[in-house]
Context: one part of a larger RNA
RNA sequence: AGCGCAGGGUGGAUGCCUUGGCACUAAGAGCCGAUGAAAGACGUGAUAAGCUGCGAAAAGCUGCGGGGAGGAGCAAAUAUCCCAUGAUCCGCAGAUAUCUGAAUGGGGAGACCCGGCCAGGAAGACCCUGGUCACUGCAUGGUGAAUCCAUAGCCAUGCAGGGGGAACCCGGUGAACUGAAACAUCUAAGUAGCCGGAGGAAGAGAAAGAAACAUCGAUUUCGUAAGUAGCGGCGAGCGAACGCGAAAGAGCCCAAACCGGAAUGCGUGCAUUCCGGGGUUCGGACUGCAUACGGUAUUGGCAGAAGAUAGGAGAAAGGUUUUGGAAAAGCCUGCCGGAGAGGGUGAGAGCCCCGUAUCCGAAAUCAGGAGCCAGCCAGCAGGAUCCAGAGUACCACGAGACACGUGAAACCUUGUGGGAAUGAGCGGGGACCACCCCGUAAGGCUAAAUACUACUUAGUGACCGAUAGCGCAUAGUACUGUGAAGGAAAGGUGAAAAGGACCCCGGGAGGGGAGUGAAAGAGAACCUGAAACCCUGUGUUU
Numbered sequence: 001a002g003c004g005c006a007g008g009g010u011g012g013a014u015g016c017c018u019u020g021g022c023a024c025u026a027a028g029a030g031c032c033g034a035u036g037a038a039a040g041a042c043g044u045g046a047u048a049a050g051c052u053g054c055g056a057a058a059a060g061c062u063g064c065g066g067g068g069a070g071g072a073g074c075a076a077a078u079a080u081c082c083c084a085u086g087a088u089c090c091g092c093a094g095a096u097a098u099c100u101g102a103a104u105g106g107g108g109a110g111a112c113c114c115g116g117c118c119a120g121g122a123a124g125a126c127c128c129u130g131g132u133c134a135c136u137g138c139a140u141g142g143u144g145a146a147u148c149c150a151u152a153g154c155c156a157u158g159c160a161g162g163g164g165g166a167a168c169c170c171g172g173u174g175a176a177c178u179g180a181a182a183c184a185u186c187u188a189a190g191u192a193g194c195c196g197g198a199g200g201a202a203g204a205g206a207a208a209g210a211a212a213c214a215u216c217g218a219u220u221u222c223g224u225a226a227g228u229a230g231c232g233g234c235g236a237g238c239g240a241a242c243g244c245g246a247a248a249g250a251g252c253c254c255a256a257a258c259c260g261g262a263a264u265g266c267g268u269g270c271a272u273u274c275c276g277g278g279g280u281u282c283g284g285a286c287u288g289c290a291u292a293c294g295g296u297a298u299u300g301g302c303a304g305a306a307g308a309u310a311g312g313a314g315a316a317a318g319g320u321u322u323u324g325g326a327a328a329a330g331c332c333u334g335c336c337g338g339a340g341a342g343g344g345u346g347a348g349a350g351c352c353c354c355g356u357a358u359c360c361g362a363a364a365u366c367a368g369g370a371g372c373c374a375g376c377c378a379g380c381a382g383g384a385u386c387c388a389g390a391g392u393a394c395c396a397c398g399a400g401a402c403a404c405g406u407g408a409a410a411c412c413u414u415g416u417g418g419g420a421a422u423g424a425g426c427g428g429g430g431a432c433c434a435c436c437c438c439g440u441a442a443g444g445c446u447a448a449a450u451a452c453u454a455c456u457u458a459g460u461g462a463c464c465g466a467u468a469g470c471g472c473a474u475a476g477u478a479c480u481g482u483g484a485a486g487g488a489a490a491g492g493u494g495a496a497a498a499g500g501a502c503c504c505c506g507g508g509a510g511g512g513g514a515g516u517g518a519a520a521g522a523g524a525a526c527c528u529g530a531a532a533c534c535c536u537g538u539g540u541u542u
Base pairs, nucleotide, nucleotide: 001541002540003539004538005537006536007535008534009533015527016492017491020464021463022461023460024459025458026457027456028455029453030452031164032163039100040099041098042055043054044053046078050074051073061094062093063092064091065090066089070082071081072080105114106113107112115133116132117131118130119129120128121127135161136160137159138158139157140156141155142154143153168199169197170196171195172194173193179186183233209216210215220247221246222245223244224243230238231237251445252444253443254389258277259276260275261274262273263272264271265270266269283387284386285385286382287381288380289379294377295376296375299374300373301372302371307366308365309364311360312359313358317333318332319331320330322329334351335350336340342354343353344352394418395417396416397415398414399413400412404430425440426439427438428437429436479486480485499526502513503512504511505510
């Protein structure tokens, strides 16, 4: 030195565990913000670095409820206090709430600097305290140029907006990789990205519809029709509708005709504008007759069941000289059960503790079904006259969107140019024409069924168990980067600190005794403690 055996060291695999995650289910909630949000900075404790809470009234103040013995957070110890005159704690409602931040008196390199006006502080200058002072839009009022009337502008008052938010929604803008086995039409895809906007949902929505000679009767969503009809360098691919079955169900309001009133203009008898009534496709106005049954998501009020936000009651077991450190295990004998879900307790506990089944409970706030009241709506006939949404419909050209790539290409939207009709009208029925049928454009509103889950509560798992599961058993921390941004590692003593008094060696670290403990080969570098790697002893070979 090699090989083997034994014993150690190092190391942190494995096993067991779980404070944390992941996925989902059922309910709830679904916005917050100039009454200053979200997010932060700085403070705040007897002592206080971090987290949490709170805000100069600062781990807190007040009221009302709950609760009932200890309490002053994580977090030990000391000191000092609070508490049956009910503390701490829990719920509801208030008060306070520095500075930054839309940030809004002005400025600014965020958490800082500098002001005006009014009021107060013994107050006339300095200082302090309180209030107020941004911009934009709309409405109303005032004032008011060039420029006579006017208008622009300016000022005041009131209301609103501004910013944030996980996904969902609507709109604007809008790729490329890719596929086509290359690539240009096409696809990816109206996707990703960016921008604007709204709500708890959004959007759509009460037929100028769909159909087919029979009819249906707003919208939305699901199943089917159907990978069908079609579209397509007829390639790759894209891909309906009618109808049928379900979920849900709800319909309304203007403009105009007509009536009344007011104002304005001028050419003085017309026109325009505004307001009130009327009226809405079952057409209406108009004329005649009638005038109450009823309806109401819609507009307002009353009432307030069940519910939410603290809680309360809640059955039943003992023994053991068995084992053990410890009994919940074993043995013996019982009991409860509308409760044998689950967790904890020194090892497997229905009956020890918390709970569980079941029952009960709110001063205050939220929310709210059925109901009641008011308000609102609401009839029949006639068919002469009047009304029924204009730079609109439609056409041409150019585009887009429709499953539909210009095609025979309708329907829908519209950039440019032209440009109607008036209910005996007009639009549609996939070029176009006729007949027939359906509907009534060019104004508006509208719950539910649908989408999503940052958040709350309850629960579930042939989900993970510390290289797994979220990046994080907590951390967007440490660290990296000028910055946008990137982004870790790191769990386990023991039932209980009983965390080793005291003695010895040592400068200490550390160790040897002693003591605690079931165990210290559980001693904080702490459960178990594999391998690589290192060492000691021994056997053997050289």
The part of an RNA shown here (large-subunit ribosomal RNA, domain I) has 542 nucleotides and comes from Oliverpabstia sp. Its Rfam family is "Bacterial large subunit ribosomal RNA". The RNAcentral record of the full RNA draws on ENA.